[in-house]
RNA sequence: UCUGAAACAAGGCAAAUCCGCUGAAAGGCGGAGACGCAAAAUCACCGGCCUACCGGACGCCAAACCUGGCGUCCCAAGGCAGCGGGAUCACCAGG
Numbered sequence: 001u002c003u004g005a006a007a008c009a010a011g012g013c014a015a016a017u018c019c020g021c022u023g024a025a026a027g028g029c030g031g032a033g034a035c036g037c038a039a040a041a042u043c044a045c046c047g048g049c050c051u052a053c054c055g056g057a058c059g060c061c062a063a064a065c066c067u068g069g070c071g072u073c074c075c076a077a078g079g080c081a082g083c084g085g086g087a088u089c090a091c092c093a094g095g
Base pairs, nucleotide, nucleotide: 001095002094003093004092012037013036017032018031019030020029021028022027035082041088042087043086045085046084047083048080049079050078055074056073057072058071059070060069061068062067
């Protein structure tokens, strides 16, 4: 540096679900738990996906006005690395 995940050594991670904390939500963290994983290690750079607090558009209602309430839609600056690509580092075996 390339290839592989059959085996060996050290072993590692932990889906769903439940409990607690956190967050507007998506989600995250801790505990229990294992569906799976050879990068299921790290990084939101590209695509994709999720959410929509704030903001915007429209409609309805209330109100003298300022404005407020409700509903629908749009929006990432919030997320997902266990969706794909990319970057970085790493165990074992072989070349």
Overview: The RNA shown here (c-di-GMP-I riboswitch aptamer) has 95 nucleotides and comes from an uncultured beta proteobacterium. The sequence was found by an Rfam model in a public genome assembly. Of the family's consensus pairs, 100% are formed in the model. Its mean pLDDT, the model's own confidence on a scale to 100, is 84.